[in-house]
Context: one part of a larger RNA
Molecule: large-subunit ribosomal RNA, domain V
Organism: bacterium
RNA sequence: CCCGCCGCAAGACCGAAAGACCCCGUGAAGCCUUACUGCAGCCUGGUGUUGAACCUUGGUUGCGCAUGCGCAGGAUAGGUGGGAGCCUGGGAACCCCGGUCUCCGGAUCGGGGGGAGGCGCCGGUGAGAUACCACCCUUGCGCAACCGGGGUUCUAACCUGAUUCCCUGAAACGGGGACAGGGACAGCGCUUGGUGGGCAGUCUUGCUGGGGUGGCAGCCUCCUAAAUAGUAACGGAGGCGCCCAAAGGUCCCCUCAGAGCGGACGCUGCCGCUUGUUGAGUGUAAGGGCAUAAGGGGGCCUGACUGUGAGGCUGACAGGCCGAGCAGACGCGAAAGCGGGGCCUAGUGACCCGGCGGUCCCGUGUGGAAGGGCCGUCGAUCAGCGGAUAAAGGUUACUCCGGGGAUAACAGGCUAGUCCCGCCCGAGAGCCCACAUCGACGGCGGGGUUCGGCACCUCGAUGUCGGCUCAUCCCAUCCUGGGGGUGAAGGAGCUCCCAAGGGUUGGUCUGUUCGCCCAUCAAAGGGGUACGUGAGCUGGGUUCAGACCGUCGUAAGACAGGUCGGUCCCUAUCUGCGGUGGG
Numbered sequence: 001c002c003c004g005c006c007g008c009a010a011g012a013c014c015g016a017a018a019g020a021c022c023c024c025g026u027g028a029a030g031c032c033u034u035a036c037u038g039c040a041g042c043c044u045g046g047u048g049u050u051g052a053a054c055c056u057u058g059g060u061u062g063c064g065c066a067u068g069c070g071c072a073g074g075a076u077a078g079g080u081g082g083g084a085g086c087c088u089g090g091g092a093a094c095c096c097c098g099g100u101c102u103c104c105g106g107a108u109c110g111g112g113g114g115g116a117g118g119c120g121c122c123g124g125u126g127a128g129a130u131a132c133c134a135c136c137c138u139u140g141c142g143c144a145a146c147c148g149g150g151g152u153u154c155u156a157a158c159c160u161g162a163u164u165c166c167c168u169g170a171a172a173c174g175g176g177g178a179c180a181g182g183g184a185c186a187g188c189g190c191u192u193g194g195u196g197g198g199c200a201g202u203c204u205u206g207c208u209g210g211g212g213u214g215g216c217a218g219c220c221u222c223c224u225a226a227a228u229a230g231u232a233a234c235g236g237a238g239g240c241g242c243c244c245a246a247a248g249g250u251c252c253c254c255u256c257a258g259a260g261c262g263g264a265c266g267c268u269g270c271c272g273c274u275u276g277u278u279g280a281g282u283g284u285a286a287g288g289g290c291a292u293a294a295g296g297g298g299g300c301c302u303g304a305c306u307g308u309g310a311g312g313c314u315g316a317c318a319g320g321c322c323g324a325g326c327a328g329a330c331g332c333g334a335a336a337g338c339g340g341g342g343c344c345u346a347g348u349g350a351c352c353c354g355g356c357g358g359u360c361c362c363g364u365g366u367g368g369a370a371g372g373g374c375c376g377u378c379g380a381u382c383a384g385c386g387g388a389u390a391a392a393g394g395u396u397a398c399u400c401c402g403g404g405g406a407u408a409a410c411a412g413g414c415u416a417g418u419c420c421c422g423c424c425c426g427a428g429a430g431c432c433c434a435c436a437u438c439g440a441c442g443g444c445g446g447g448g449u450u451c452g453g454c455a456c457c458u459c460g461a462u463g464u465c466g467g468c469u470c471a472u473c474c475c476a477u478c479c480u481g482g483g484g485g486u487g488a489a490g491g492a493g494c495u496c497c498c499a500a501g502g503g504u505u506g507g508u509c510u511g512u513u514c515g516c517c518c519a520u521c522a523a524a525g526g527g528g529u530a531c532g533u534g535a536g537c538u539g540g541g542u543u544c545a546g547a548c549c550g551u552c553g554u555a556a557g558a559c560a561g562g563u564c565g566g567u568c569c570c571u572a573u574c575u576g577c578g579g580u581g582g583g
Stems, first nucleotide, its partner, number of pairs: 001583008010575003015569001022404004027400002029396004035202005041195003045191005051154016068137001075130001078136005085119003094113008158182004163178005205217003214234001218240006241385001242283001243342002248301007256279001258275005281290002284347001286345003305328004311322004317386001330339003353379007361372002411458001412456001413454003417451001419447006428438002465540001466538003470532001471529005478503003481498006505519003509515001546564004550559003
């Protein structure tokens, strides 16, 4: 060096399973509910099946009867009109009894008695004049018709009965007849409103230095923005979702903020003089503007117009913005002119659907109409603001599928804020004395054991804490060894330098690493090795399915909260390592 055999499991990010954690998908399913929309079921009004009688009650109409009181006035005058007469032996006045109403005055009706008169006109009072007739109003009563409501009763629909008879037999089912009970209810059909996770189908946004939680999502201003424009981030700052009938148009006029001086006690304001290019003011944020003013005041007005629009700026588009001129009708101004809102840039919403006003247009054989079009206008925190539906929340540790190392948790990597270690400066402590020792405030490094940041291999899988076993390395050394300094007398220490050969205990508690404690020790060092080591073991912890508690949640369920329980597979091909044999 080659070839075996027996072993060990450190590696082959070994094998196994298209990761169950995490995220993503306008994926799925289970479950919940005061998500949405339905359906069964239930309740309910109407109606059909559905009939009778009586009592009672409401509405409408017709007829009849009654009813009607301010003051004044014979006195209880409903309204209007007609009206000079009317009523009466078919029984007037008056008297008695009774009913109803009552404003307590009376009104009205019935019965009896009575036996011939009573009322009106006129007059007077009053807004209106009485008898009588007609039409009508208010309120009430009676009758009738129609349409109802409530109650009681009935039996014949309908329902019930192992009571009984027949079909009919073993039969308690079915049909029919009796009988009994219920009864126009119930049940059932159609329809109205409600209730309705019992059931069904679905919805439950995105951005995001993983996701969730929070925040954000449209528009305006500034910076970032690199001297045109434009330009990102969960970059740094603010504002908007309006307002104004004068804060609009025009003509005329004016000039601010601040400062100095001025009244002889002082001091804001006011007043005067001087100075004052903008620092004031501008409805509202910021920027850019503005004194020839766009700022302040006054007069007259409504252009905060209708119909158009050359030509441009901007935008992927949709759209946004500027705009002279022309026609019409106006406002202000002597005129030239200016005026199609506001110093400018925010103050907003596409399409569909619907309302309102107008209009010449269409109008299903024709004429109309219904309805629509067109013009104008209105209804959006469609604010997730280019707006998925008219209409929508949760939960899953019972879960599933498709994907991702495009993206988290472990480990590694990069980084080094944090952490550990060192150095510089030397205020100060150390009685005195910065530096024996300690060292503020600061500064500069090193390390890569902490917590992080980043998201670079791995999600068709790199098993995760601790223990056991077995180690191996580093030195910033715990012991042992050598040395310097000392605030080193000795002894014991403190501090620094050299040094990694070897060593570095046993226990109580806890799953613990750690830590406290007990007892020892020369010492009971700190780290790396995928927080070394699960194809070596364990499985106490964490981290599936069961269950309990607390808390949260209406609930399903949830909780770096607690608690009991809970399947740890792999026969070694290669590398490596130990042993052994042959060539």